[in-house]
Description: The RNA shown here (FMN riboswitch aptamer (RFN element)) has 127 nucleotides.
RNA sequence: CGUAAUCUUUGGGGCAGGGUGCGAUUCCCUACCGGCAGUAAAGUCUGCGAGGGCGAGCUUUGAGCGUAAGCCUUGACGGAGCUUAUUUCUCCGACCGACGGUAUAGUCCGGAUGAUAAAAGAUUUUU
Numbered sequence: 001c002g003u004a005a006u007c008u009u010u011g012g013g014g015c016a017g018g019g020u021g022c023g024a025u026u027c028c029c030u031a032c033c034g035g036c037a038g039u040a041a042a043g044u045c046u047g048c049g050a051g052g053g054c055g056a057g058c059u060u061u062g063a064g065c066g067u068a069a070g071c072c073u074u075g076a077c078g079g080a081g082c083u084u085a086u087u088u089c090u091c092c093g094a095c096c097g098a099c100g101g102u103a104u105a106g107u108c109c110g111g112a113u114g115a116u117a118a119a120a121g122a123u124u125u126u127u
Stems, first nucleotide, its partner, number of pairs: 002126001004124007017029003031107002033097002035048004043095002051073004059064001077093005099110003
């Protein structure tokens, strides 16, 4: 230095101002935000995670509740410029955002003091 194992820690941001209304951070004008890995630096490329569904079983008189591996599902970009190289940079103009609650929510509250992609570190093993 590499390989493998175990453990620890970390691991998601955002409604400022105005309008209507009995009531809206939910509607309208406007504002603001962008997980992880890869790759020329990415919310929009590729892959992954999160969200939703199914799921051996467990529990129950029943209704029902919950779940490992795994499977399914899951949003959105164009133009110009620079360059060896950029749907990643710069400029211009666009677009997207789970479920439950509530006046219709990417931004409020809730599941969540949760889970996880992954990152860093420590110890051990082996060459």